[in-house]
Predicted 3D model of a 76-nucleotide RNA (transfer RNA) from a Chloroflexota bacterium. The sequence was found in a public genome assembly. Rfam family: tRNA. The family's RNA type in Rfam is transfer RNA. Taxonomically the source falls in Chloroflexota (Bacteria, Bacillati). Model confidence (mean pLDDT): 81 of 100.
RNA sequence: CGGGGUGUAGCGCAGUUGGCAGCGCGCAGCGUUCGGGACGCUGAGGCCGUGAGUUCAAGUCUCACCACCCCGACCA
Numbered sequence: 001c002g003g004g005g006u007g008u009a010g011c012g013c014a015g016u017u018g019g020c021a022g023c024g025c026g027c028a029g030c031g032u033u034c035g036g037g038a039c040g041c042u043g044a045g046g047c048c049g050u051g052a053g054u055u056c057a058a059g060u061c062u063c064a065c066c067a068c069c070c071c072g073a074c075c076a
Stems, first nucleotide, its partner, number of pairs: 001072007010025004019056001027043006049065005
């Protein structure tokens, strides 16, 4: 430098045909228990890597850029 992939909650991951952002773990509160653990109930927590575009409407489509990973080329 060229090609491809990934980026969504603290962590690991879903998200269909564009139509109100979810699951598990973890965290907080409450209950059961003498307490811990465990279980149950409730709850907090993300505007979806950044910016722009298309659209009535974008996590989803288009473009540019950023970060990380893989492959290749070049140099040595």